[in-house]
Molecule: FMN riboswitch aptamer (RFN element)
Organism: Aquitalea palustris
RNA sequence: CUACGUCUUCAGGGCGGGGUGCAACUCCCCACCGGCGGUAUGGCCUGCACACCAGCAGGCCGAGCCCGCGAGCGCCUUUUUCUGAUGAAAAAGGGUCAGCAGAUCUGGUGCGAUGCCAGAGCCGACGGUGAUAGUCCGGAUGAAAGAAGAUGACA
Numbered sequence: 001c002u003a004c005g006u007c008u009u010c011a012g013g014g015c016g017g018g019g020u021g022c023a024a025c026u027c028c029c030c031a032c033c034g035g036c037g038g039u040a041u042g043g044c045c046u047g048c049a050c051a052c053c054a055g056c057a058g059g060c061c062g063a064g065c066c067c068g069c070g071a072g073c074g075c076c077u078u079u080u081u082c083u084g085a086u087g088a089a090a091a092a093g094g095g096u097c098a099g100c101a102g103a104u105c106u107g108g109u110g111c112g113a114u115g116c117c118a119g120a121g122c123c124g125a126c127g128g129u130g131a132u133a134g135u136c137c138g139g140a141u142g143a144a145a146g147a148a149g150a151u152g153a154c155a
Base pairs, nucleotide, nucleotide: 004152005151006150007149008148009147010146016030017029018028019027031135032134033124034123035069036068037067038066042061043060044059045058046057047056048055064122065121072100073099074097075094076093077092078091079090080089081088082087104120105119106118107117108116126138127137128136
């Protein structure tokens, strides 16, 4: 010394077939889906260079289960109400904690892969429901990781 502030817009996908049953998009069999940032041996494009071989620079895409983040619940704070009290409920707020809470191996290639190729697996908030839900309904016309842009200030 190391630059940010304000505003605007945008920001999640999926039950199709069969079975059982009075009843299931919730159970069973076969299916279907994968937010945001990072990481890169994959793919593509542009320019330069090039007899061949081999390159150089820049850009875009590229992991559900590698590292983080987000929403939900929990948790915490405040207020109100109820209770003899412990305590309970509701509303508003916080995002400290990381509890629920997450899930990947095998073989191949290679200097190097949990990312490429092949194969086989696994995971998925809360509340509701005539029956147990990643896929239906609801909070949610919400919130938000973040993306793009405008603008102010500074350099």